The part of an RNA shown here (small-subunit ribosomal RNA, 3' major domain) has 474 nucleotides and comes from an uncultured bacterium. Model confidence (mean pLDDT): 81 of 100. Rfam family: Bacterial small subunit ribosomal RNA.
Context: one part of a larger RNA
RNA sequence: UGACGGGGGCCCGCACAAGCGGUGGAGCAUGUGGUUUAAUUCGAUGAUACGCGAUGAACCUUACCUGGGCUUAAAUGCAGGAUGAUCUCCUUGGAAACAGGGAUUCCUUCGGGCAUCCUGCAAGGUGCUGCAUGGCUGUCGUCAGCUCGUGCCGUGAGGUGUCGGAUUAAGUUCCAUAACGAGCGCAACCCCUAUCGUUAGUUGCCAGCGGGUAAUGCCGGGGACUCUAGCGAAACUGCCCGCGCAAGCGGUGAGGAAGGUGGGGAUGACGUCAAGUCAUCAUGACCCUUACGUCCAGGGCUACACACGUGCUACAAUGGCCAGUACAAAGGGAAGCUACCUGGCGACAGGAUGCUGAUCCUUAAAGCUGGUCUCAGUUCGGAUUGGAGUCUGCAAUUCGACUCCAUGAAGCUGGAAUCGCUAGUAAUCGUGGGUCAGCCAUACCACGGUGAAUACGUUCCCGGGCCUUGUACA
Numbered sequence: 001u002g003a004c005g006g007g008g009g010c011c012c013g014c015a016c017a018a019g020c021g022g023u024g025g026a027g028c029a030u031g032u033g034g035u036u037u038a039a040u041u042c043g044a045u046g047a048u049a050c051g052c053g054a055u056g057a058a059c060c061u062u063a064c065c066u067g068g069g070c071u072u073a074a075a076u077g078c079a080g081g082a083u084g085a086u087c088u089c090c091u092u093g094g095a096a097a098c099a100g101g102g103a104u105u106c107c108u109u110c111g112g113g114c115a116u117c118c119u120g121c122a123a124g125g126u127g128c129u130g131c132a133u134g135g136c137u138g139u140c141g142u143c144a145g146c147u148c149g150u151g152c153c154g155u156g157a158g159g160u161g162u163c164g165g166a167u168u169a170a171g172u173u174c175c176a177u178a179a180c181g182a183g184c185g186c187a188a189c190c191c192c193u194a195u196c197g198u199u200a201g202u203u204g205c206c207a208g209c210g211g212g213u214a215a216u217g218c219c220g221g222g223g224a225c226u227c228u229a230g231c232g233a234a235a236c237u238g239c240c241c242g243c244g245c246a247a248g249c250g251g252u253g254a255g256g257a258a259g260g261u262g263g264g265g266a267u268g269a270c271g272u273c274a275a276g277u278c279a280u281c282a283u284g285a286c287c288c289u290u291a292c293g294u295c296c297a298g299g300g301c302u303a304c305a306c307a308c309g310u311g312c313u314a315c316a317a318u319g320g321c322c323a324g325u326a327c328a329a330a331g332g333g334a335a336g337c338u339a340c341c342u343g344g345c346g347a348c349a350g351g352a353u354g355c356u357g358a359u360c361c362u363u364a365a366a367g368c369u370g371g372u373c374u375c376a377g378u379u380c381g382g383a384u385u386g387g388a389g390u391c392u393g394c395a396a397u398u399c400g401a402c403u404c405c406a407u408g409a410a411g412c413u414g415g416a417a418u419c420g421c422u423a424g425u426a427a428u429c430g431u432g433g434g435u436c437a438g439c440c441a442u443a444c445c446a447c448g449g450u451g452a453a454u455a456c457g458u459u460c461c462c463g464g465g466c467c468u469u470g471u472a473c474a
Base pairs, nucleotide, nucleotide: 001474002473003471004470005469007468008467009466010465011464012463013462015458016457019421020420021419022418023417026313027312028311029310030309031308032307033306034304035303042053043052064299065298066297067296068295069294070293076122077121078120079119080118081117082116083115084114088103089102090101091100092099093098106113107112124288125287127286129284133282134281135277136276137275138273140271145184146183147182148181149180150179151160152159153158164175165174166173190265191264192263193262195233196232197231198230199229200228201227205222206221209220210219211218236259239253240251241250242249243248315414319373320372321371322370323369324368325367332361333360336355337354340351341350342349343348380411385406386405387404388403389402390401391400427450428449429448430447431446432445433444
């Protein structure tokens, strides 16, 4: 100087407390361990691995296994040589890759071009080392810290500044001060959202005027309104009162759409964990070179006594079922999204129309109204299984999703323990997107609808910041 303390002081955080809803019990989905296997490819492992890399494993992917092939090779370039092909078609063997045979057959300005083969030089490796590395990332932590120049103090390591008194979300600011200044962080500048003005009105809107319909901005028209998307205004403790030296704090204050960082996002200091990644990529060293490279078929990554994590659906009446009826936002669409019609109980199929989209696709669900069920393993719950089908795709057996009929399991609120959340939040309800032929999506990423309870307080648990003290630790 740090680190540590079941030392002290001050302070903060859904850290506890106060509440609400979960997990742990059931079934299923998914990931992991273990076991099994020819293979069940590899990585991630307290917090910071386990719906993680993977924003899509039937083939492909694919790296694994079994079997069959190739050896300048799957690709590209250069040099030399040979050929006129390559492609396409037929055919033999074959699971295919591949190997063999046959048919057909280039352009030219004659310089060559193009293609194939041979030779040579460069290959290739998801093989190893993340404890050789770059880059990227997690975590402490959006915590308020981490440092420097000059000066001063100390023999020196080092200290001071950065401490003290106040204050703040903040090393934020003020006062004091052997310190005076400065840098990286904080804050602000950026984006979205909440209010208003202005500009502009198409595909959006429709108050007033006119036309038309069974009805609809449907049409003429209009820019008022909503909205769209550019510019601007607005919030600064600016004003008032009280406290205070000041910074600042308090107020059922005024005004205001918004009030003291308005709400949210992006943004992550010096560093820590030899943290993670050589399998995104790049790369040193090592290793393989008729194989640890590469092509193909089939299988596997989907196994199953079991253990754990994360989720979905439930156990019901604040509910299930049936009928009627209302209100979003944000997205995607041409090998696409599809209105509408017909057929089918349905998944869907056959036609057909609009849309390169503020134009078309384009119906939200919970809610509300009415009816029924009356507390039961049920009109709860939907696993499992049988049968019949639809769709995608070369192909659904291992191993797809969906539909219909039948079947109708466990489960009556979950031990010890444990998690999330402070407001448009939790809870709950649907909608969309990426990946994608299809989909094992209950995941992930977004969007809106309905919409709470509680916080006395900081003694205690956990994590963190500052000062101080002890130490046989570095």